This is a predicted structure of a 90-nucleotide RNA (Glycine riboswitch aptamer) from Pseudorhodobacter antarcticus. Taxonomically the source falls in Pseudorhodobacter (Bacteria, Pseudomonadati, Alphaproteobacteria, Paracoccaceae). The coordinates come from a structure-prediction model, not an experiment, and the mean pLDDT is 81.
[in-house]
RNA sequence: CGGGUCAGUCCGGGAGAAUCCAGUCCCAAGCUGGUGCCGAAGGAGCAACCGCCCCGGUAAACUCUCAGGCCCAAGGACCGUUCUGACCAC
Numbered sequence: 001c002g003g004g005u006c007a008g009u010c011c012g013g014g015a016g017a018a019u020c021c022a023g024u025c026c027c028a029a030g031c032u033g034g035u036g037c038c039g040a041a042g043g044a045g046c047a048a049c050c051g052c053c054c055c056g057g058u059a060a061a062c063u064c065u066c067a068g069g070c071c072c073a074a075g076g077a078c079c080g081u082u083c084u085g086a087c088c089a090c
Base pairs, nucleotide, nucleotide: 003088004087005086006085007084008083011080012079013078018035020034021033022032023031024030036070037069038068042066043064044063045062049057050056051055
């Protein structure tokens, strides 16, 4: 100097679903109530398999929607990139 893994970080990309109904309100995308819906923050659940086998361990982008979200914005799993740290390999 360069490679891999993990964690964080800068920047970029990043989907889905009512700008629904009513009230409030100068108006409203705000607030309140109601109904419908989405899954890619977070959370929860399960298979094969494994074990000390009445039971337990263990996954997701699957499932559930508690939470969150359904104009824009913000957020956003994940991907790429910059940098930092630790570990590994050479």